[in-house]
Molecule: transfer RNA
Organism: uncultured Pseudomonadales bacterium
RNA sequence: GCUCGCAUAGCUCAGAGGUAGAGCACUUCAUUGGUAAUGAAGAGGUCUCCGGUUCAACUCCGGAUGUGAGCACCA
Numbered sequence: 001g002c003u004c005g006c007a008u009a010g011c012u013c014a015g016a017g018g019u020a021g022a023g024c025a026c027u028u029c030a031u032u033g034g035u036a037a038u039g040a041a042g043a044g045g046u047c048u049c050c051g052g053u054u055c056a057a058c059u060c061c062g063g064a065u066g067u068g069a070g071c072a073c074c075a
Base pairs, nucleotide, nucleotide: 001071002070003069004068005067006066007065010024011023012022013021018055026042027041028040029039030038048064049063050062051061052060
């Protein structure tokens, strides 16, 4: 440099047009003599960024950035 993936909650990931979820973690409560475990409730998101299509975009299209893999070139 070229090609192909990936980017969504603190972490690991799902969701692939109709206003976003799970597990773990966190907070509160219950339970216990107490802790852990368990149960209940809650909080937590510019869905990487810019533009396009659409009545409507996390989702489709183009570009950028970051990241991973493969290939090639130079030394």